About this RNA: Large-subunit ribosomal RNA, domain IV from a Pseudomonadota bacterium, 327 nucleotides, folded computationally. The organism belongs to Pseudomonadota, within Bacteria.
[in-house]
Context: one part of a larger RNA
RNA sequence: CCUUCGUUAAGGAACUAGGCAAAAAGGCCCCGUAACUUCGGGAGAAGGGGCGCCUCCGUGAGGAGGCCGCAGUGAAAGGGCUCUACCGACUGUUUACCAAAAACACAGGUCUCUGCCAACGCGAAAGCGGACGUAUAGGGGCUGACACCUGCCCAGUGCCGGAAGGUUAAGAGGAGGGGUCAGGGGAAACCCGAAGCUCUGAAUUGAAGCCCCGGUGAACGGCGGCCGUAACUAUAACGGUCCUAAGGUAGCGAAAUUCCUUGUCGGGUAAGUUCCGACCCGCACGAAAGGUGUAACGAGUGGAGCACUGUCUCAACGAGGGACCCG
Numbered sequence: 001c002c003u004u005c006g007u008u009a010a011g012g013a014a015c016u017a018g019g020c021a022a023a024a025a026g027g028c029c030c031c032g033u034a035a036c037u038u039c040g041g042g043a044g045a046a047g048g049g050g051c052g053c054c055u056c057c058g059u060g061a062g063g064a065g066g067c068c069g070c071a072g073u074g075a076a077a078g079g080g081c082u083c084u085a086c087c088g089a090c091u092g093u094u095u096a097c098c099a100a101a102a103a104c105a106c107a108g109g110u111c112u113c114u115g116c117c118a119a120c121g122c123g124a125a126a127g128c129g130g131a132c133g134u135a136u137a138g139g140g141g142c143u144g145a146c147a148c149c150u151g152c153c154c155a156g157u158g159c160c161g162g163a164a165g166g167u168u169a170a171g172a173g174g175a176g177g178g179g180u181c182a183g184g185g186g187a188a189a190c191c192c193g194a195a196g197c198u199c200u201g202a203a204u205u206g207a208a209g210c211c212c213c214g215g216u217g218a219a220c221g222g223c224g225g226c227c228g229u230a231a232c233u234a235u236a237a238c239g240g241u242c243c244u245a246a247g248g249u250a251g252c253g254a255a256a257u258u259c260c261u262u263g264u265c266g267g268g269u270a271a272g273u274u275c276c277g278a279c280c281c282g283c284a285c286g287a288a289a290g291g292u293g294u295a296a297c298g299a300g301u302g303g304a305g306c307a308c309u310g311u312c313u314c315a316a317c318g319a320g321g322g323a324c325c326c327g
Stems, first nucleotide, its partner, number of pairs: 001322008010313002014311001019308001027051005036041001038145001052067006068072001080306007087298002092104002108143007120129003146293004151223003156220002158216005165211003171205002176200005183192003224242005251285001252282001263279005
C1' cells in the first nucleotide's frame, strides 16, 4: 500500500451526479395514532412508556415490597421514519450473461370478423387445432382498475352498402385481310382466283374490380392565416377578408411534452439551472397511439425534512488475509 472488519474528539451530508456506502431503527406488551379514502384502507402511521432477579399475597391475569449492573428483547436474529410531485391502478411478467422499468401483461372498455365442415391458424394434401366449444362462444385490432368524460372533419385512404351508367379479361363471335392453288386470262412476264387447308382478325357480346352513388372515426388520419376595433394605455368580447373536408371543444399546460429558458410571480433555503404552487406567449398538450383526476400498491423517478452516521472537514489507531523476507 491492497483487501475484509472494528473503534474514533468536535462537527453532522459540508461528500457526491445522487446520503452511493455505512450508520441508525429493529422483538414482545401497553398507550396513542393525521391528511386522505374506492370505507377495505392509510396503520407497525407518526409518537410515547414498559421488559432482569428475589420474597410475600392471589386459583389466575396481577398486586405489594426488595436487590444488582453502564446496560435486563443484557448474545444472535430482527421495519429507519415523515412530507411532496411524476408515471403505472393493483398481485404479476421481462432483456438466461450490463436495463426489472413509467416497458409487457392485467381485470374492465370498445370496434370488428365468425351461423358451424364457423371465422382464424398449421399443413402440397389427408388431416389437426379452434372445440368434443356454438354469438353470455371463438378469432383479430385498439385501449387498459375506478370516477368524470371522450368534441369537430367522410375531401383523401381503408372498410361496408349500392347498382343505373362508363371502363374492363378469357371466352363467344366472325365482317374483313394474308398464304396455298383446281381453274381462267395472257405471246410472255405476270394477273385474277372457287372449294379445302392454313395464318390473322373488326363490330357485337362478356363478370368481379375500378370510375361512380352513399355510409362509416374507440377505421388510417386531420383538426388554419392575415387585418382592424373599446373615452389613458394595454388588450380585444366585436368586425372584415382569404383558404379548408373541418379549423382543437372539455380538460390540462415551461409538462417524462417549452426551443427561446435558469420564462415571470409566489413557496421552501442564508444562498435553489432542480422541486412545489400559479400564470399561459402550448417553438411542437388534448380526448381509447385516450383526456383529466384518483385511495391503495412500487427493489420505479424527481424534490424536501427528522433521525443517524468516517460520505465529508481530515484523517488516526487496531485486527484478520495479502503485499515484503526465508523456505

Model confidence (mean pLDDT): 89 of 100. Its Rfam family is "Bacterial large subunit ribosomal RNA".